[in-house]
Molecule: Glycine riboswitch aptamer
Organism: Lachnospiraceae bacterium
RNA sequence: AGCUCUCUGGAGAACGCGAGUAUGCGUACCGAAGAAGAAACUUAUGAAAUACGGAAGUUAAGAAUGAUAAUUGAAGUAAAACAUAAGGAAACUUUCAGGUUCGAGGACAGAGAUGAACAA
Numbered sequence: 001a002g003c004u005c006u007c008u009g010g011a012g013a014a015c016g017c018g019a020g021u022a023u024g025c026g027u028a029c030c031g032a033a034g035a036a037g038a039a040a041c042u043u044a045u046g047a048a049a050u051a052c053g054g055a056a057g058u059u060a061a062g063a064a065u066g067a068u069a070a071u072u073g074a075a076g077u078a079a080a081a082c083a084u085a086a087g088g089a090a091a092c093u094u095u096c097a098g099g100u101u102c103g104a105g106g107a108c109a110g111a112g113a114u115g116a117a118c119a120a
Stems, first nucleotide, its partner, number of pairs: 004113006014027004028100003034096001035094003041087006050078003056072005
């Protein structure tokens, strides 16, 4: 620091029927308890345009060799796009949960308490 505790502030969202309660049924709605989702990116595997590389040939000339010119181009190295899997955030999204009178709750913020580990 976090967790936990105390105090303060703290949003949003409707009706109908019945009941005479604070809930039942129906439909509608809200997002700031909780929960869930995954973007860029990272990693791994595959993939391979492409680049480097230059084994081994072919043609020309040629008696042969060598050199020269053109051309095909192995091994190997690197590798974008793309695909699969994993990781990956919120006040975004979903609306499961919760909520739409008061009360309670309430993310978050401020002021405090407690306070291990780590660092100096």